The prediction has a mean pLDDT of 89. This is a predicted structure of a 340-nucleotide part of an RNA (large-subunit ribosomal RNA, domain IV) from an activated sludge metagenome. The full RNA is in RNAcentral, with records from SILVA.
[in-house]
Context: one part of a larger RNA
RNA sequence: ACCUCGCUAAGGAACUCGGCAAAAUGACCCCGUAACUUCGGGAGAAGGGGUGCCCCAUUAUGGUGCAAGCCAGAAGGGGCCGCAGUGAAGAGUCCGCGGCGACUGUUUACCAAAAACACAGGUCUCUGCAAACACGUAAGUGGAUGUAUAGGGGCUGAUACCUGCCCGGUGCUGGAAGGUUAACAGGAGAUGUUAGCAGCAAUGCGACGCAUUGAAUCGAAGCCCCAGUAAACGGCGGCCGUAACUAUGACGGUCCUAAGGUAGCGAAAUUCCUUGUCGGGUAAAUUCCGACCUGCACGAAUGGUGUAACGACUGUGGAACUGUCUCAGCGAGGAUCUCG
Numbered sequence: 001a002c003c004u005c006g007c008u009a010a011g012g013a014a015c016u017c018g019g020c021a022a023a024a025u026g027a028c029c030c031c032g033u034a035a036c037u038u039c040g041g042g043a044g045a046a047g048g049g050g051u052g053c054c055c056c057a058u059u060a061u062g063g064u065g066c067a068a069g070c071c072a073g074a075a076g077g078g079g080c081c082g083c084a085g086u087g088a089a090g091a092g093u094c095c096g097c098g099g100c101g102a103c104u105g106u107u108u109a110c111c112a113a114a115a116a117c118a119c120a121g122g123u124c125u126c127u128g129c130a131a132a133c134a135c136g137u138a139a140g141u142g143g144a145u146g147u148a149u150a151g152g153g154g155c156u157g158a159u160a161c162c163u164g165c166c167c168g169g170u171g172c173u174g175g176a177a178g179g180u181u182a183a184c185a186g187g188a189g190a191u192g193u194u195a196g197c198a199g200c201a202a203u204g205c206g207a208c209g210c211a212u213u214g215a216a217u218c219g220a221a222g223c224c225c226c227a228g229u230a231a232a233c234g235g236c237g238g239c240c241g242u243a244a245c246u247a248u249g250a251c252g253g254u255c256c257u258a259a260g261g262u263a264g265c266g267a268a269a270u271u272c273c274u275u276g277u278c279g280g281g282u283a284a285a286u287u288c289c290g291a292c293c294u295g296c297a298c299g300a301a302u303g304g305u306g307u308a309a310c311g312a313c314u315g316u317g318g319a320a321c322u323g324u325c326u327c328a329g330c331g332a333g334g335a336u337c338u339c340g
Stems, first nucleotide, its partner, number of pairs: 002334007010326002014324001019321001027051005036041001038158001052080005061072004081085001093319007100311002105117002121156007133142003159306004164236003169233002171229005178224003185217001189213005196205003237255005264298001265295001276292005
């Protein structure tokens, strides 16, 4: 020097990414207890006080029992001892302000427990029963010995207040007049072959049949087309001017669009510029809290904004407490090492 413990003057987070670790709190009884709240909570909030032994005393009282008795057991008075009485051990640290997720749950067996998943609730959509859907080549089975207050699928995620505009694109649903359109049907026509005919010949023409090919015409769904539908996939502008200081622009003009972002929120788990600006907290604050709005690039079930309770979540401040530190010291037991 290492490991595991114990103690420490003064200070008390100055340590550090961060109070990580340690310390502190701790049982029971009594008093007392805020904001907020979904009236249940919050709450063991917080913050205080008490606790041993002896006597009154086999206390009052209660339980049980026919009873004797046994068991439980305050409150009060008097007294005794110690530094210390839940005398050892075991036994919540607490508070303030934010973010996210409502909650209890679930998860990466072996680096992640969370703000991820689930959830009750909401909504859309499919399904009339031999259901939809799923497994299987099929028989068949699940769904379900259920029947739309049921079952499947998608999204959202308690609750409260809400959920704006766009159907042009994509999807889905409905429509059927017209256009396009497969096989099939259809068979105009074309080609090959050659009995025959013509020719001295080469060769030409060429019926029936057979074979190959084949136009028009007919022809469903789909697509084009016409509507509907956004808690379907998704989307939700630009430029210029304008008020009796200036600034700003309620207002006007113009271009484009399917429609140009409503409510609410906003430097945010989202803000690049940025440590934005102002206020609070600190002696001092790139974090934090409250505002502002110039939203690079929030925004309404890919939900928006709040919210009591809850959380081994996350940010930040404080009290208490401490060897985390200033700054280190001492001690105990190990391990190492030497000898045996």